[in-house]
RNA sequence: GAGUCGGCCAGACAGUCGCGCAUGCGCAAGCAGCCGAGGAAAGUCCGGGCUCCAUAGGGCAGGGUGCCAGGUAACGCCUGGGGGGCGCGAGCCCACGGAAAGUGCCACAGAAAACAUACCGCCGAUAAGCGCGCAAGUCGGGAUCAGGUAAGGGUGAAAAGGUGCGGUAAGAGCGCACCGCGCGGCUGGUAACGGCCGCGGCACGGAAAACCCCACCCGGAGCAAGACCAAAUAGGGGAGCAAUGGCGCGGCCCGCGUCGCUCCCGGGUAGGUUGCUUGAGCGCAGCGGCGACGCGGCGCCUAGAGGAAUGACUGUCCACGACAGAACCCGGCUUACCGGCCGACUC
Numbered sequence: 001g002a003g004u005c006g007g008c009c010a011g012a013c014a015g016u017c018g019c020g021c022a023u024g025c026g027c028a029a030g031c032a033g034c035c036g037a038g039g040a041a042a043g044u045c046c047g048g049g050c051u052c053c054a055u056a057g058g059g060c061a062g063g064g065u066g067c068c069a070g071g072u073a074a075c076g077c078c079u080g081g082g083g084g085g086c087g088c089g090a091g092c093c094c095a096c097g098g099a100a101a102g103u104g105c106c107a108c109a110g111a112a113a114a115c116a117u118a119c120c121g122c123c124g125a126u127a128a129g130c131g132c133g134c135a136a137g138u139c140g141g142g143a144u145c146a147g148g149u150a151a152g153g154g155u156g157a158a159a160a161g162g163u164g165c166g167g168u169a170a171g172a173g174c175g176c177a178c179c180g181c182g183c184g185g186c187u188g189g190u191a192a193c194g195g196c197c198g199c200g201g202c203a204c205g206g207a208a209a210a211c212c213c214c215a216c217c218c219g220g221a222g223c224a225a226g227a228c229c230a231a232a233u234a235g236g237g238g239a240g241c242a243a244u245g246g247c248g249c250g251g252c253c254c255g256c257g258u259c260g261c262u263c264c265c266g267g268g269u270a271g272g273u274u275g276c277u278u279g280a281g282c283g284c285a286g287c288g289g290c291g292a293c294g295c296g297g298c299g300c301c302u303a304g305a306g307g308a309a310u311g312a313c314u315g316u317c318c319a320c321g322a323c324a325g326a327a328c329c330c331g332g333c334u335u336a337c338c339g340g341c342c343g344a345c346u347c
């Protein structure tokens, strides 16, 4: 100098005014006093707590996850490891189970896209005619062939193991060596997987972010969840009272219903209270662990509103200030973001 990884900050300080509010005092008005957004409060994409509903157990359907081991309340997150790819390197990236269970797909081009096959080629054989030759002709060349072949070319995103040597008419796992692949044994590792040895000429193109198969996981709805209190000139049930009243049951009697007053009972609308912030919390050092993380110790309390407070002004300073605003809570992921600082490491 160029770069990689991890962590942190997010204008600072002072003053004045204002807003919300736990708490204390006060009958109250109010006074005092404390605290007052974020690293993402965001997207609402995963996971959990909490609440209500449902639920014997098991299965089907549906959805999700997908190398191995661990962490965790849980996860699609994190840590460590394996395999593959990229980078000189520090490091970075990967939906990374199964395609010799089945079904389907592989556009265009191309002979052929998975039953193999042959366009240009390469090679072989050969009729007629032709050439050569005096002639014979086992010579040259030769359309053609249900001929051979798959080296080379061509097509394609992808072409039926790859490279080399031998071999052959030309070729070809046809033979051999190495690589790849498959199977077996031994061996290291908890495992994923690795190493070594042997055997098999190769049988198995791609794609599962096509259906599908395998393994594991998953009940639903959400704080407008839910709980409590509870008005009336609203309405329901019960008991009693009162004129033996009014009205209805076709005229009359009994009976019933209804209208009035008092009391009781729950349900529940408006409204109010709660859920609400002490929590898988934060800081410090210690111990265990490679690590994620766990364990115990000490200290701290850090928004809690209810249409929604967290602001404005002045002064000083600098590197001149980005993205952005809590609404039940927490763990992640992803996305947005002016600048700056620290640590470790690489070339």
Stems, first nucleotide, its partner, number of pairs: 001347009011317007019036002021033001023032003038323001042334002045332005050222004062218005067081005082096001083094004097213002102211002105206002119153002121149003124145002130140002132137001161179006180202001181200008226274004236265006245259005281300004286295003318321001